[in-house]
RNAcentral holds the full RNA, with entries from SILVA. Small-subunit ribosomal RNA, 3' major domain from an uncultured Candidatus Saccharibacteria bacterium, 465 nucleotides, folded computationally. Its Rfam family is "Bacterial small subunit ribosomal RNA". Rfam links the family to the GO terms structural constituent of ribosome and ribosome. Model confidence (mean pLDDT): 84 of 100.

Context: one part of a larger RNA
């Protein structure tokens, strides 16, 4: 000076309380450990791994196994010959397929037109190439935490022998080292707050394809508008309780944005990159097969155990968005999935989407393992894809498993948010219970900080550094 203390004062946070709803029990997904395997490629592993890296493993991807090839190479730069009816593409035969033979197509550019010089491509040779091979404890950048905690240092002076101390400590405020009084300390820097973007109100200006015959709506540019500015109480003062206009009130809400540092955190398999290590293999190609196993266990999610409820008909109302190798609409078949069909649209225009769903109205069920629940099988089909045997989605007929609210224990959440309820988009040939965003309905509770966790300031012990 620091860290720690089952030391103390004071604060603070969905941190506990108060509520609501979940997890932990079931079926299913999906990751994760064991296990099993020729492989089950690698990482990540307490908060800070586990629907993380993967915004989407049938082939490809892929890094793993098994085979069956290649060796200057799938890629890159120089040398040296040689072709330019090269390269390449179809088709034929061999073979799984890499590939190998043959056939048919297929005739470069510039210049002095002897040639040469560029490109292509092919052989050789050897320098190299390759390497998702090892090291995050060699390392850039990037990201996680602590934490959007309020801290974390600096110059001058001063105090001390010196490490350091002061400032940054008190007392009041703050969300805030945010501020005011004090004050041996007086400034300054990186945080903080404020500039930035985005809702909420108004005004102007414009207006296509929205909207309507208007004085609005709606879009989108610019301005206002809030500042304790005003009134009142308390305080020296910062500030603090209440009130008034006001859409909006004391930071209006949401976002971006993360201080010096910390765990040798995590990444060497985005990427770069030293050192090591392979070099006819530890590289590369290609077929198949795995990454999809499964006695189990944790985690993370769906769907439900019903009556606030399941089924049927009828009706109402949104927002993000996305679309040309696409989004595709009327009609027409199909019970359905989906087929046809092909208007329209580079899109406030058409599509997706009559854009929803919970919701409202009506009817039926009547307390059961059921007109709940859907798992699982079996049949029949439809899409995409060269291809859905391992391993894809989705539709119909049938089948109905477990499950009647879930021990200990354990998370989220303080307002347009929890809970519930459909929508889109990105990934992407298909494929989403997952993620990122969107709206629609809309709650309860918070007396308190004794307690539990996790921080902050001062202090105080220490045999610790």
């Nucleotide at each position: 000076u620091g860290a720690c203390g089952g030391g103390g004062a004071c604060c603070c946070g969905c941190a506990c309380a108060a509520g609501c709803g979940g997890u932990g029990g079931a079926g299913c997904g999906u990751g994760u450990g064991g296990u099993u395997u020729a492989a089950u490629c690698c990482g990540a592993u307490g908060a800070u791994a586990c629907g993380c890296g993967c915004a989407g493993a049938a082939u490809c991807u892929u890094a793993c196994c098994c085979a069956g090839a290649c060796u200057u190479g799938a890629c890159a730069u120089c040398c040296u010959g040689g072709u330019c009816g090269c390269a390449g593409u179809u088709c034929u035969u061999a073979g799984a397929g890499a590939u190998a033979a043959g056939a048919a197509c297929g005739u470069c550019a510039g210049c002095c037109c002897g040639g040469c010089u560029g490109g292509a491509c092919u052989a050789g040779u050897g320098a190299c190439a390759g390497g998702u091979g090892a090291u995050g404890c060699a390392u850039g950048g990037c990201c996680g935490u602590c934490g959007u905690c309020a801290g974390c240092u600096c110059g001058u002076g001063u105090c001390g022998u010196g490490a350091g101390a002061u400032g940054u400590c008190a007392g009041c405020u703050u969300a805030a080292g945010u501020g005011c009084u004090u004050u041996a300390a007086c400034g300054a820097g990186c945080g903080c707050a404020a500039c930035c973007c985005u809702c909420a109100u108004g005004g102007u200006u414009a207006g296509u394809u929205g909207g309507a015959c208007u004085u609005u709506u709606c879009u989108a540019a610019c301005c206002a508008g809030a500042c304790u500015g005003c009134c009142u109480c308390g305080g020296c003062a910062a500030c603090g309780g209440g009130g008034a206009g006001g859409a909006a009130g004391g930071a209006g809400g949401g976002g971006a944005u993360g201080a010096c540092g910390u765990c040798a955190g995590g990444u060497c398999g985005g990427c770069a990159u030293g050192u090591c290590c392979c070099u006819u293999a530890c590289g590369u190609c290609u077929g198949g097969g795995g990454c999809c196993a499964c006695a189990c266990a944790c985690a993370c999610g769906c769907u439900a155990c019903a009556a606030u409820g399941g089924c049927c008909g009828g009706u109402a109302c949104a927002a993000u968005g996305g679309g040309a190798a696409g989004c595709g609409a009327a009609g027409c078949c199909g019970c359905a999935a989906g087929g046809u069909g092909g208007a329209g649209c580079a899109a406030a225009a058409c599509c997706u989407a009559u854009c929803a769903a919970a919701g409202c109205c009506g009817g039926u069920c009547c307390c059961a393992g059921u007109u709940c629940g859907g798992a699982u099988u079996g049949g029949a089909g439809g899409c995409u894809g060269a291809a859905a045997c391992c391993c894809g989605c989705c539709u119909c007929c049938a089948u109905g498993a477990a499950g009647u609210c879930g021990g200990a224990a354990u998370c989220g959440c303080u307002a347009g948010u929890a809970a519930c309820c459909g929508c889109a988009g990105g990934u992407c040939a298909g494929c989403a219970c997952a993620c990122u965003g969107c709206g629609g309905u809309g709650a309860a509770u918070a007396c308190g900080u004794u307690c539990c966790c996790g921080g902050g300031u001062c202090u105080u012990g220490u045999a610790c550094a």